Context: one part of a larger RNA
RNA sequence: CUGGGCGUAAAGAGCUCGUAGGUGGUUUGUCGCGUCGUUUGUGUAAGCCCGCAGCUCAACUGCGGGACUGCAGGCGAUACGGGCAUAACUUGAGUGCUGUAGGGGAGACUGGAAUUCCUGGUGUAGCGGUGGAAUGCGCAGAUAUCAGGAGGAACACCGAUGGCGAAGGCAGGUCUCUGGGCUGUAACUGACGCUGAGAAGCGAAAGCAUGGGGAGCGAACAGGAUUAGAUACCCUGGUAGUCCAUGCCGUAAACGUUGGGCACUAGGUGUGGGGGACAUUCCACGUUUUCCGCGCCGUAGCUAACGCAUUAAGUGCCCCGCCUGGGGAGUACGGCCGCAAGGCUAAAACUC
Numbered sequence: 001c002u003g004g005g006c007g008u009a010a011a012g013a014g015c016u017c018g019u020a021g022g023u024g025g026u027u028u029g030u031c032g033c034g035u036c037g038u039u040u041g042u043g044u045a046a047g048c049c050c051g052c053a054g055c056u057c058a059a060c061u062g063c064g065g066g067a068c069u070g071c072a073g074g075c076g077a078u079a080c081g082g083g084c085a086u087a088a089c090u091u092g093a094g095u096g097c098u099g100u101a102g103g104g105g106a107g108a109c110u111g112g113a114a115u116u117c118c119u120g121g122u123g124u125a126g127c128g129g130u131g132g133a134a135u136g137c138g139c140a141g142a143u144a145u146c147a148g149g150a151g152g153a154a155c156a157c158c159g160a161u162g163g164c165g166a167a168g169g170c171a172g173g174u175c176u177c178u179g180g181g182c183u184g185u186a187a188c189u190g191a192c193g194c195u196g197a198g199a200a201g202c203g204a205a206a207g208c209a210u211g212g213g214g215a216g217c218g219a220a221c222a223g224g225a226u227u228a229g230a231u232a233c234c235c236u237g238g239u240a241g242u243c244c245a246u247g248c249c250g251u252a253a254a255c256g257u258u259g260g261g262c263a264c265u266a267g268g269u270g271u272g273g274g275g276g277a278c279a280u281u282c283c284a285c286g287u288u289u290u291c292c293g294c295g296c297c298g299u300a301g302c303u304a305a306c307g308c309a310u311u312a313a314g315u316g317c318c319c320c321g322c323c324u325g326g327g328g329a330g331u332a333c334g335g336c337c338g339c340a341a342g343g344c345u346a347a348a349a350c351u352c
Stems, first nucleotide, its partner, number of pairs: 003324004007306002012320001014202003021195003025089003028085004033081002035077008048066007092192001093189003096185002099182002104178007111155001116150007126137002163170002207248006216242002221237004259319006267297012301308002325352003334345004
């Protein structure tokens, strides 16, 4: 290497799209490339294997045969794989039409509650904070309370064991633009499919650049406490940041720690979205059935066990990614990318 694996032991790329490649439904005809049969040539000798023989035996040597797993030519077979027919088909895939649910995305406008601040009124000595305090705020009138105003950010209840999205993620309301899904139908195309090395795009938070914004919160920082100390936990403040626009960064326990697709293999129960049937005078409710999601329980089977179990970790096929003892190390060096921070790729010595 063959191999064996990847939920938790090492191992599924954060996600998608898609190039090459790999792989691929049904029918007919044809070719005979793969494939299979037979035959011929070649596959140096020695060596190797088998048999016989020669040195007293053996090693060694000689002779004969085999093998040399290969290559090329001839003849033949055509099930399977493949090419061709620009052949045909409709169940895979897609389009159309019919409905339908949704925090899917982008932009604009807008609402109320609350915090903070400002102005004015009432009002007086405390407020705040804690385990207890203190720093802090307050007679220059705070806290409390009423009225008015400013501004920013987030959207209570509904709310879910719920929905949508490829993932990241998405929640006040309205409008505009826009992606995808599902149901039913079977009008159209006619295998157009699946996967996908590279490549490309998207990608939480933090961070970076430029310009805005800044209510609350709040790394850093300052002060007060606690403590033996306290560069912390607690408290009072508070700058970046958090918000917006544009551009970068490209990483996460980016997790279901479970790649994608197709098919098959007991059920039960709940829930979200459609359709059919029954029942109902009609509607609603109800009963039943079917398709698509999201959960729980559980049989066979699987698993080291835990557990998984039609949303598989079961049974099979196709394609990709990845693993190969621990540390050194996701580091050094080199390369590529980045403004930087750093990211991607990725060793060895040594050591147990």
Molecule: small-subunit ribosomal RNA, central domain
Organism: uncultured bacterium